This record gives sequence, C1' cells and structure tokens, in this order.
RNA sequence: AAACCAGAUUGGGUGAUCGCGUGCCGGGGCAUCCGCCGCCGGUACGAGGAAAGUCCGGACUCCGCAGGGCAGGGUGCUGGAUAACGUCCAGUGGGGGCGACCCCAAGGAAAGUGUCACAGAAAACAAACCGCCUGGCCUGUGGGCCAGGUAAGGAUGAAACGGUGCGGUAAGAGCGCACCAGCAUCCAGGCGACUGGAUGGCUUGGUAAACCCCACCCGGAGCAAGACUGCGUAGGAGGGAGACAAGGUGGCCCGCCUUUCCCUCGGGUAACGUCGCUCAAGGCCACAGGCAACUGCGGCCAUAGAUAGAUGAUCACCUAGACAGAAUCCGGCUUAUAGAUCUGGUUGGCCA
Repeated sequence: AAACCAGAUUGGGUGAUCGCGUGCCGGGGCAUCCGCCGCCGGUACGAGGAAAGUCCGGACUCCGCAGGGCAGGGUGCUGGAUAACGUCCAGUGGGGGCGACCCCAAGGAAAGUGUCACAGAAAACAAACCGCCUGGCCUGUGGGCCAGGUAAGGAUGAAACGGUGCGGUAAGAGCGCACCAGCAUCCAGGCGACUGGAUGGCUUGGUAAACCCCACCCGGAGCAAGACUGCGUAGGAGGGAGACAAGGUGGCCCGCCUUUCCCUCGGGUAACGUCGCUCAAGGCCACAGGCAACUGCGGCCAUAGAUAGAUGAUCACCUAGACAGAAUCCGGCUUAUAGAUCUGGUUGGCCA
C1' cells in the first nucleotide's frame, strides 16, 4: 500500500425570518358550582435505525371458576441470561475458509409405517449378471452341461452386508493379524453436551425440512381492548327449545358457574365526546460481580401524544445525500439502505 474479518457512531449541518402540535406559566375574554376559548405572550419539547414487515414474545384490558384431559400448535445438542421468546451469550459436535472468522432445520432409523426414479443380479429379514474354485458327465480337446462353494475381482448406481495392507485358503471371506472407522463395556476429566484411554465381539444402508415416537412449553380475543359521561328508543311482534334443558370469547369431553336461551321481522344508538395516551421490564454516567449475554447499588434526565391526524416554506454558506413518517407500549428477528467517521483483528506483496 492492498485485500479481507468483526463491531460502533452518524444519517444533512450552521444562521436568520415567517408558519404548525403538545405541556407549563402569565394575561385577556366568556361564564359564575364545575369551568370554557379556533384569543395574546413567554418558555421546554416535537418521527426511525429501521418508525417498515406483522414473523415471535410479552406488559396492559376484557371474557372464562381460571381445574383436568383429548385433539391441535411450537421448540429440539449442553449450560446460562431474560418479564418472556422461535431471541441473546458461552461451550460441544459437524461443515467452510490460508487466517481473523462464518454457517448448521444439531433428539430418535434396533417401536412402527412409508420411500430411495432409471440402471443393476440385488436397494434392507435386500444378492449372484460376468467371474473364481472343486467334483462329475459330454466332447470335434476350442469348449459345453449339472451339483457344490464363494462374494476378494469386474459391471450398474448418489448409495451395494466396514476400509487399506499382509497372511491364509481348493478359490475366497475379519478366517487371522496390524492400523483406522463404527459399536459395546470399564476407567479418568467435565454441572453437562462430550473428550481421552483400555479391553473386546469382529460389524446392524440413507431419508423424520416424510408420517411417526420421545422430552419440554402453550386459555381466548385484542387499544376499533376496555372504562366513563351523555342522547334516545319498542320493557316491540311472531316462532322454537326448555332443568333429563340452554348459555358461559378457537374445537371436543368431564368438572364448575348462571338461569333462561335461540331464530325471523321491526325500532333506536345526539357527541366526529372524555379517559385509556405515555414515568416505560425507559435513557445516560460511574462503581462492583460475571469469559459474556446480563445483574446489583448509586447519581442525573424527563426525551412526541396527533385523531379533519402536527415539524413546513424562504434566504445565505457548507461536505449537497440513500432507505424512508410514530398512532397502546416495550424486547427481539427479518427486509431496504447513498454517503461520512472511528475501533480492534487477519493475510500476503513491496521497501529498509
């Protein structure tokens, strides 16, 4: 100097003028119990790192005696963090990369069912097409047929009853041996996943992101939740079920609670009302504990609350700009993203 790896910050800035929204303070007007104002002035604050997706988890609100079970759904190596999660941290095993690092849908195939096209003799209680060996028969001495043995060699395939080598054998084969892989038992280390060692029978395909089995977890609906004030009506008409019944916020059963419930026709629901609505598992700093995620203690701050839906316009200078606008609120994940700045690490090249 270049190429990479992991992480963090920012995401137009400064000044001036006019204009928006909310809170607080002061004034003014109206009203006279409460209080109201589209009035004036001052002051503080006013869209994001993803506000997007609505993929997960909750807080909160309402329903349900909120209990038990089935069905259904979710997660899936181990240990931890967290309010919780399918998230995060650390590790184990496997894979990729020279490396820093990155990725994994990572329980069980000996509980069962299914499935593995074509090719091939045969695709799992799965084999003998070619071939090799032994014996017998025939024969034109090239060979053919029958019986037995075999799975080392060849062929097919993504995958063929462990791999390589040596010995042995009629020819072969874990038949024996050596070294590996797998499996079982034992010992040691570790909270554990697992790792290392010793011994041994010699050895039992894949696929569960197929059905399934196992372990753990799971009420429902959602701020248009819900609460209050206020206005008004029809406490209407007809039919059905009915305590051995009906109803009770995903389905079914049991339990429990309530006493009416269901269908059809018809009528009413002023306010563009108020609350919920922003003090949050919040943010920042320091110390302590922990490898870390994070936790504890202390201090500081108060950082949008619209609803006909708020931050815009002009001028000057500068580094001229992406993706893109809160709607109950948080913790994550995923997706989009121009430019600028910084921290740590890896690899090689060149020069000294």
This is a predicted structure of a 352-nucleotide RNA (Bacterial RNase P class A) from a Bacillota bacterium. Lineage of the source: Bacteria > Bacillati > Bacillota. Model confidence (mean pLDDT): 77 of 100. Of the family's consensus pairs, 96% are formed in the model. Rfam family: Bacterial RNase P class A. From the family's description: Ribonuclease P (RNase P) is a ubiquitous endoribonuclease, found in archaea, bacteria and eukarya as well as chloroplasts and mitochondria. The family's RNA type in Rfam is ribozyme. It was read from a public genome assembly, where an Rfam model found it.